[in-house]
């Protein structure tokens, strides 16, 4: 330096305006938002990966199903489905007038990010 251990700490945003309605921040117009790790160059739409609820397993660990999805046109340029400009699209479970945005599960777990701390090369 790296590598693997041990312990910390951090680790998701957004309903506002008008409509119908006895009721809707669920529905209709318009509005808002985008975890985490790649990628020649900066991603919600490219590749992986995570939260949910299962099954395998005595149970830990691991492994395995689903839910779980969505981007094209031009431009510049050695490089961008990542940037500029246009027009789109997408969004777990359970509640409750039908939910990305409200309540919950959750003071929760977690992709992983920072540090310490000792140990072997």
């Nucleotide at each position: 330096a790296c590598u693997g251990g041990u312990c910390u700490u951090c680790g998701a945003g957004g309903c506002g305006g008008g409509g119908u309605g006895c009721a809707a921040c669920u529905c209709c117009c318009c509005a808002c938002c985008g975890g985490c790790g790649g990628u020649u160059a900066c991603a919600g739409u490219c590749c992986g990966c995570a939260a949910g609820c299962g099954g395998c397993g005595a149970a830990a660990a691991g492994c395995u199903g689903c839910a779980c999805g969505a981007g094209c046109c031009g431009g510049c340029g050695a490089a961008a489905u990542u940037c500029c400009g246009g027009c789109a699209c997408c969004g777990a479970c359970g509640g409750u007038a039908u939910a990305g945005u409200c309540c919950g599960g959750a003071u929760g777990a977690g992709a992983g990010a920072a540090g310490a701390u000792g140990u072997a090369u």